This is a predicted structure of a 99-nucleotide RNA (SAM riboswitch aptamer (S box leader)). The prediction has a mean pLDDT of 78.
RNA sequence: CUCUUAUCAAGAGUGGCUGAGGGACAGGCCCUUUGAAGCCCGGCAACCUGCAUUUUCGUAAGGUGCCAAUUCCUGUGGCAAUUUUGCCUUAGAUGAGAC
Numbered sequence: 001c002u003c004u005u006a007u008c009a010a011g012a013g014u015g016g017c018u019g020a021g022g023g024a025c026a027g028g029c030c031c032u033u034u035g036a037a038g039c040c041c042g043g044c045a046a047c048c049u050g051c052a053u054u055u056u057c058g059u060a061a062g063g064u065g066c067c068a069a070u071u072c073c074u075g076u077g078g079c080a081a082u083u084u085u086g087c088c089u090u091a092g093a094u095g096a097g098a099c
Stems, first nucleotide, its partner, number of pairs: 002098007013041001015040003021031003025075004042067003047063002050059002071091001077088004
């Protein structure tokens, strides 16, 4: 990189350093010097794992992940309703597994 599978409406900082971008991509719409991204600290969560357990539930030391807005909204295809919505899907993210 590719494939399979599960989840994606909840949750999480008025901290320190630094200083201009960020929200995957495109179009929107937003966030941001009242401090973006990054690093440290902190926190959330419970996919794997450890403990416990008949199982479920639980717990949180370890491996990840995450900490504006539903995955911020739409995107590709379909279904229902019927003119603008809902659902599924595509796309994307993360975990676990396979090659």
It matches the Rfam family "SAM riboswitch aptamer (S box leader)". Rfam links the family to the GO term regulation of gene expression.